Context: one part of a larger RNA
Molecule: large-subunit ribosomal RNA, domain IV
Organism: Oligoflexia bacterium
RNA sequence: CUAUCGUUAAGGAACUUAACACAUUACCACCGUAACUUCGGGAUAAGGUGGGCCUUCAAUUGUUAGAGGAUUUACUCCUCGAAGCAUAUGAGGGUUGCAAAUAGCAGGGGGUAGCGACUGUUUAACAAAAACACAGGACUCUGCAAAAUCGAAAGAUGAAGUAUAGGGUCUGACGCCUGCCCGGUGCUGGAAGGUUAAGGUGAAUCGUCAGCGCAAGCAAAGCGAUGAGCCGAAGCCCCAGUAAACGGCGGCCGUAACUAUAACGGUCCUAAGGUAGCGAAAUUCCUUGUCGGGUAAGUUCCGACCUGCACGAAUGGCGUAACGACUUCCCCAUAGUCUCAACGAUAGACUCA
Repeated sequence: CUAUCGUUAAGGAACUUAACACAUUACCACCGUAACUUCGGGAUAAGGUGGGCCUUCAAUUGUUAGAGGAUUUACUCCUCGAAGCAUAUGAGGGUUGCAAAUAGCAGGGGGUAGCGACUGUUUAACAAAAACACAGGACUCUGCAAAAUCGAAAGAUGAAGUAUAGGGUCUGACGCCUGCCCGGUGCUGGAAGGUUAAGGUGAAUCGUCAGCGCAAGCAAAGCGAUGAGCCGAAGCCCCAGUAAACGGCGGCCGUAACUAUAACGGUCCUAAGGUAGCGAAAUUCCUUGUCGGGUAAGUUCCGACCUGCACGAAUGGCGUAACGACUUCCCCAUAGUCUCAACGAUAGACUCA
């Protein structure tokens, strides 16, 4: 020096990204215990006192010698119950040690904010979380040979279930709520018209060939080829509905008797122009915004303001007791994290073998 331990004057987070690590606390009994709250909690909140051994008294309970009673007369049952012994507990006295929960085992605590309600689950081997799940909420499909899923199929699951059931999607306890837009996309419904496939029908044309014609050529039926027009479903166009479907939710200009601001007005555009609530936020670029609090000093934190680059209502909004090996800030206690190191122990390291 490395690893693992032990002790440490004075100070006590000055260390550090961060009190990481260490330390403190720890048990039992009694006293006492706040905000808040879903009245259950919070709570072992916090904060205190006592604790060994000997002895005295009080007192409780157990045990029973005895007494009484009952009957089914028994090795029976019931009631009371002295002394002694044991004893939860209470009140004193004494006594030992530095120290009495004497070792070991054995919660540090409080306040604030964010997120997630909670218990749970997860990246086996760098992430345990604010991610997933969850009870609850909503929409939607499905009438049973169900929908959905697996499988060329048979068949199976769903389900030996039957809409208080089953599948899918989203949200995520609880409380208060969940605004406007159906123009686009999707879904559902509609059927008048437009468009429209295979197919059907089949005009017409062509090839071939009897026949006709002196010839050029014309040409029935049949066979073959092409094929106009007409008929012809869903879909699409079209018409409606639907946002806890995918999604979206504006500019510019002027105006009040100081100034500033604009309840108000004008105008353009849109399907409609962001409502409640929240807001420099896990979202704020400018930004260490401004003000207040805390500190001697605070890019973090808390409370406000609103100028929201680029919050916003089940891709849920805002609150919320309890809970969290989650994250942020502050305080008390503690302590070699540090000022600033020191000493000690063990195993290595070093030398020899």